RNA sequence: GAUAAUGGCAAACCCGGCGAAAGCCGGCGACGCAAAGCUCCGAGGCUACAGCAUCGCUCGUCGAUGCCAUGCCAGUCGAGCCGCCGAA
Numbered sequence: 001g002a003u004a005a006u007g008g009c010a011a012a013c014c015c016g017g018c019g020a021a022a023g024c025c026g027g028c029g030a031c032g033c034a035a036a037g038c039u040c041c042g043a044g045g046c047u048a049c050a051g052c053a054u055c056g057c058u059c060g061u062c063g064a065u066g067c068c069a070u071g072c073c074a075g076u077c078g079a080g081c082c083g084c085c086g087a088a
Stems, first nucleotide, its partner, number of pairs: 001085001008033002014027005031075001037081003041078003044073003051067006
């Protein structure tokens, strides 16, 4: 980073599976991506099983609300590392 070339990746929907969920894996499929390759190092976002607090009730290992990441997002941004091609 181009009306270049070889290629690459694969959003959403749907199907199957895992998970409490966010989400992930596989298949189909292409919305798009010059790093949409890898890494949670920084920021930001998502979820709340469990835990804590409060309230309710039929007083329970129940229901509701709130808080909470050690869970998740690399296709949110930044950062680090690796990588194809070569016009202006």
c-di-GMP-I riboswitch aptamer from a soil metagenome, 88 nucleotides, folded computationally. The coordinates come from a structure-prediction model, not an experiment, and the mean pLDDT is 88. The RNAcentral record of the sequence draws on MGnify.